[in-house]
RNA sequence: AGAGUUUGAUCAUGGCUCAGAUUGAACGCUGGCGGCAGGCCUAACACAUGCAAGUCGAGCGGCAGCGGGUCCUUCGGGAUGCCGGCGAGCGGCGGACGGGUGAGUAAUGCCUAGGAAUCUGCCUGGUAGUGGGGGAUAACGUUCGGAAACGGACGCUAAUACCGCAUACGUCCUACGGGAGAAAGCGGGGGAUCUUCGGACCUCGCGCUACCAGAUGAGCCUAGGUCGGAUUAGCUAGUUGGUGGGGUAAUGGCUCACCAAGGCGACGAUCCGUAACUGGUCUGAGAGGAUGAUCAGUCACACUGGAACUGAGACACGGUCCAGACUCCUACGGGAGGCAGCAGUGGGGAAUAUUGGGCAAUGGGCGCAAGCCUGACCCAGCCAUCCCGCGUGCAGGAAGAAGGUCCUACGGAUUGUAAACUGCUUUUGUCAGGGAAGAAAAUUCAGUAUUUAUACUGAGCUGACGGUACCUGGCGAAUAAGCACCGGCUAACUCCGUGCCAGCAGCCGCGGUAAUACGGAGGGUGCAAGCGUUAUCCGGAUUCACUGGGUUUAAAGGGUGCGUAGGCGGUUAUAUAAGUCAGUGGUGAAAGCCCGUGGCUCAACCAUGGAAUUGCCAUUGAAACUGCAUAACUUGAGUAUAGUUGAAGUGGGCGGAAUACAUCAUGUAGCGGUGAAAUGCUUAGAUAUGAUGUAGAACACCAAUUGCGAAGGCAGCUCGCUAAACUAUCACUGACGCUGAGGCACGAAAGCGUGGGGAGCGAACAGGAUUAGAUACCCUGGUAGUCCACGCCCUAAACGAUGAAUACUCGAUGUAUGUUCUUUUUAGGAUAUGCGUCCAAGCAAAAGCGUUAAGUAUUCCACCUGGGGAGUACGGCCACAAGGUUAAAACUCAAAGGAAUUGACGGGGGCCCGCACAAGCGGAGGAGCAUGCGGUUUAAUUCGAUGAUACGCGAGGAACCUUACCUGGGCUAGAAUGCACGUGGACCGAUCCAGAAAUGGGUUUUCCCCGCAAGGGGCCGCGUGCAAGGUGCUGCAUGGCUGUCGUCAGCUCGUGCCGUGAGGUGUUGGGUUAAGUCCCGCAACGAGCGCAACCCCUAUCAUUAGUUGCCAGCAGGUUAAGCUGGGCACUCUAAUGAAACUGCCUGCGUAAGCAGUGAGGAAGGCGGGGACGACGUCAAGUCAUCAUGGCCCUUACGCCCAGGGCUACACACGUGCUACAAUGGUCGGGACAAAGGGUCGCCACACCGCGAGGUGGAGCCAAUCCCCCAAACCCGGUCUCAGUUCGGAUUGGAGUCUGCAACUCGACUCCAUGAAGGCGGAUUCGCUAGUAAUCGCAUAUCAGCAAUGAUGCGGUGAAUACGUUCCCGGGCCUUGUACACACCGCCCGUCAAGCCAUGGGAGUUGAAGGUACCUGAAGUCGAUGACCGCAAGGAGUCGCCCAAGGUAAAUUCGAUGACUGGGGCUAAGUCGUAACAAGGUAACCGU
Repeated sequence: AGAGUUUGAUCAUGGCUCAGAUUGAACGCUGGCGGCAGGCCUAACACAUGCAAGUCGAGCGGCAGCGGGUCCUUCGGGAUGCCGGCGAGCGGCGGACGGGUGAGUAAUGCCUAGGAAUCUGCCUGGUAGUGGGGGAUAACGUUCGGAAACGGACGCUAAUACCGCAUACGUCCUACGGGAGAAAGCGGGGGAUCUUCGGACCUCGCGCUACCAGAUGAGCCUAGGUCGGAUUAGCUAGUUGGUGGGGUAAUGGCUCACCAAGGCGACGAUCCGUAACUGGUCUGAGAGGAUGAUCAGUCACACUGGAACUGAGACACGGUCCAGACUCCUACGGGAGGCAGCAGUGGGGAAUAUUGGGCAAUGGGCGCAAGCCUGACCCAGCCAUCCCGCGUGCAGGAAGAAGGUCCUACGGAUUGUAAACUGCUUUUGUCAGGGAAGAAAAUUCAGUAUUUAUACUGAGCUGACGGUACCUGGCGAAUAAGCACCGGCUAACUCCGUGCCAGCAGCCGCGGUAAUACGGAGGGUGCAAGCGUUAUCCGGAUUCACUGGGUUUAAAGGGUGCGUAGGCGGUUAUAUAAGUCAGUGGUGAAAGCCCGUGGCUCAACCAUGGAAUUGCCAUUGAAACUGCAUAACUUGAGUAUAGUUGAAGUGGGCGGAAUACAUCAUGUAGCGGUGAAAUGCUUAGAUAUGAUGUAGAACACCAAUUGCGAAGGCAGCUCGCUAAACUAUCACUGACGCUGAGGCACGAAAGCGUGGGGAGCGAACAGGAUUAGAUACCCUGGUAGUCCACGCCCUAAACGAUGAAUACUCGAUGUAUGUUCUUUUUAGGAUAUGCGUCCAAGCAAAAGCGUUAAGUAUUCCACCUGGGGAGUACGGCCACAAGGUUAAAACUCAAAGGAAUUGACGGGGGCCCGCACAAGCGGAGGAGCAUGCGGUUUAAUUCGAUGAUACGCGAGGAACCUUACCUGGGCUAGAAUGCACGUGGACCGAUCCAGAAAUGGGUUUUCCCCGCAAGGGGCCGCGUGCAAGGUGCUGCAUGGCUGUCGUCAGCUCGUGCCGUGAGGUGUUGGGUUAAGUCCCGCAACGAGCGCAACCCCUAUCAUUAGUUGCCAGCAGGUUAAGCUGGGCACUCUAAUGAAACUGCCUGCGUAAGCAGUGAGGAAGGCGGGGACGACGUCAAGUCAUCAUGGCCCUUACGCCCAGGGCUACACACGUGCUACAAUGGUCGGGACAAAGGGUCGCCACACCGCGAGGUGGAGCCAAUCCCCCAAACCCGGUCUCAGUUCGGAUUGGAGUCUGCAACUCGACUCCAUGAAGGCGGAUUCGCUAGUAAUCGCAUAUCAGCAAUGAUGCGGUGAAUACGUUCCCGGGCCUUGUACACACCGCCCGUCAAGCCAUGGGAGUUGAAGGUACCUGAAGUCGAUGACCGCAAGGAGUCGCCCAAGGUAAAUUCGAUGACUGGGGCUAAGUCGUAACAAGGUAACCGU
């Protein structure tokens, strides 16, 4: 300090989430030690038991119990307060401290700082006293009542208990004359004197009384600060003040009587909710935010509510009284109790300890003291709850052990110096020994000074913790490691299992057969006696922004103005000192934080000193700025005068065009309307035309990027009234200003009320169309409304999506209205106010804004804080209603949204291309057959391919084989291959039997090479092992190969430049091309893959070479024939070259290039054809060509064999063949190719057969021989328009050939038979020239063949293209987009299903606070008081106030409720298609 997450990618906005720290924590797993701290956050729930406040005999009367003494005694005991002492009692002091808790309390509290009208026990200092009397009462005794608690009567007694009297320095009251008011004794010691022998008296000490001070503590008052809600806006009658009584320690409406009518509140009163406050603690860079355990200060409370008493102090935790709830005892009459003290129990809860030791220390109460008491406190116990420290060993050690394991490329790697092993050490542990400090200024005793007080010296005594800390020795690596994580954020990776299952998850997200994300393992990473999870708070979050944010489009400027409070405010001078600044003083408790030093071995912890405590108050100064006051000024603002401008407002009058209607006339059959129609109108005369009249509404042209207005808005002409802005003058006022919460006013359209009006238009509605439907779009009608007057409503995408005001900051240009200068008087200059356009700086996420700011600054107001729920619910206010305004929450999602980028898409646009359309030629779709596919069937009909880009495709040859399928029969290391070991000797072959065959059984035959030998090698069979086999699955794990877009012209890179960036530029533009082909221009310059060319065939020629080819000339020769000699000229063959480049000419053009009946040329503008296929797309196709990861089968999913099937057949589709005929069929005769193939072959020729073919048989391993007679064509004959002399399916018969074998299931031949079919609906395919069409030939595969297929070859040989509007596909540019899986996209609403929270709801129920009335305990106060008391006074009675309780009407807040409303969420439900593209009717806002 940041990171992840919206997108294909980007920037910005914005939320969600994470990494850090923290805790009085809890839970899971684990657990060695010590130190220091901490430990009911929940039920202020209820509590058994024990303890937590007593003490004083030096205040008193006394003596219950204990010990001692004395006396008596019958030896059992009794008596005696005599001593130590002391229960109970009277009395004093203390129980108001200490300890607990946080319920209540938003101020009677707390914090900070001040104040005056007060009290203060014990303590300190001071002054003055402490005289003399009195009557009671508890204890005790007797007796009575009661279960108990406890109580009554009678009698006795004391005091530092109580009451008078005396005195009064000071005190209090006062009418200033005076008056009032006190006490208590006790103890130690003692020389004289006295004595009732107790003592008096003196002295010391402790007390007591009165008063003055101090200190401490407490009460009261004031100011400032102290949570949330306005969906709480008004509250208050003792209320605010005064006068006078009362009351208090004291001020005060604290209380009462009277008088006045005040007091508080938008600077938030009142009400509601929540909460003890602070020092501090946690976090944070800080400012802040959160919090208030432990420790410390304050407050409040003590079962709940009320009340007083005592006292210095209480309205009292372990006191009293009353009421209530609860618990307990009871003899039922009545009583007792209060753990929010320490332990402990139950309960609640995720959760929090021992019914411990001790007063040794510190502190407190009492006491002269010893001492007693002290669950305060000091210690110990429990708990890893926090923090800190230590340990679980250290060094060496490679055979890199075993094992594991896991991985593996099978070689190894890893665990890993880790272990073993060797050496060393001993913290901790265990055993043993020693052993503290905490304890002395205490207390006691003795001594010294000076007797005491006091000080000093010495001695003795006291330790819960605890034989603890600590030290020493012995022993021995011995006693001691876990937890979480390993996809990214975030350090750390592999295997197996699982297969959208099980599961994980903080966010993004993993899991659908190769999961680093689930579970296990190995390995690794992090922390470590802990580690993780959950929860909390702060941080990150500048995500409420004071420091430190925003509002054109992301959330956000109010629809507009006027104006109140408030905020802010021009120039000069003086005064002041509130703000401001400075100095000083007080305070800001201690602890804590920080710094220094010191003590525990260190640290945590502790001690000590300092700093800090940013604050508040007081005081002294300063006077620039702000404020306040005074005096002035003119520039802000306003007024005046003179003009100008305009659809500014409002009221009245007037006008013409158009429309509709009415009347009359002319006139005749349609009009109207639409994409096309129909409804509608019309022979009762429409539409059209002419004339006249009536009505209402709106104002063409001018007209504009115009003008005016605060906004909404305003448009014929004219008149009246009203307002504004601007210009000029620079006369007047003298800051009068700006903004503006509330408030007031205005506010389009629609809508509402009342009354008019109603021509046109026109929601609703009706009809006609369209459509699958059409409650729409289109058409014909048409009511409200639109118009007027008055009154409401108050909202709009009320928009410049841009609040108002002021100042400043380069320019260019247009326009509206003024003024001014001058000859600029047909485009001049200056200046002002408006309305626009373009740009600089600057700003902005960008788009963009840019003197009319979204720039630079100031002031004021309004508004925003993720999306949805929702501008909704409830409540309030407003409205006649509709509704408006103000305005949430639960729940839910991880996004929603902005700008820009690249693509893709559009029933967007522009340009261009293609047999894309058009123009043509020929087909398909109808028939029969062939073939493939679907479907069906079947034991099996093996498998794959499925829009284009599957379907005469894999298959370029299914009778067996092929073959993968089915049935049946068989084999199991297997049908084939390799290696090793063992065994046998041949193997092969021949033959017989069974069988469908595989196979099984039998017969026959029997090794080779080297070597002296031993032995070795080879071959084959059998057996074993390592290993096989699979056309089984996954083409969505893959390689390779292939299709398609597409032979379309595109796809990119380097450097530079532009942009925050994704990206852009280049590659766009203007031309041109078949082409990103080339040229020009240009922030681009170059380059690559594609295009083209280079390659092959073909068209011309040349050269070379002439056999198997050829034959011009020469010769020979034949019936004939390159047949022969010879030749290589020609053809041809096959090798090398040439040739074509817009090179030349003309025209056009800057150029590239284009055009030309151009020239020349075999060929002319790419000459024709082929091979060649950019980046990529379709998870395209293929695991069945092959290869291959993973998975699966292993007496079978492998292998062998026989037979069957792949050839089935109601049907549907694709591709073809043959036809339907005369441009033809048929018969006879005749002519001309190319390219291929051939020895398990092609086969001449001859003979036989009607023929398929057969029998002989030459040649040829091929430019030599053969297949091989090409056919269409030409010539002649015949048929004459018909189901035919067309057509040939189908069927019968007879054959041929191949082959082990033609039944399922071959081809061909002959004879016979002679089906459908007469040119084919919607629709659809191919082709632009040697092409289509048509004709035959050959080949691969192959024994043969289902070939009409495929691949090639040549023969004959057309028609048409105006053109690019349209269909399809493609390319480039541009535009819109809510698409990016990219339009086969996205996405909306109702309905149906499940779940969730929520509103309304007849009601039901609970809680809270106040109000009114009734009743009214205890108690203070007041009055009275015939009874008691000598008296003071009291009992009693009455009154005021008053807790709890009751009743009543409302209020507020919850819980629940049949039913009901909408909302949210939920892989594959229904209906449509509203939005996003011109989304197919542009969308949206209000009504």

RNAcentral holds the sequence, with entries from ENA and SILVA. A computed fold for a 1487-nucleotide RNA from an uncultured bacterium, annotated as small-subunit ribosomal RNA. The coordinates come from a structure-prediction model, not an experiment, and the mean pLDDT is 84.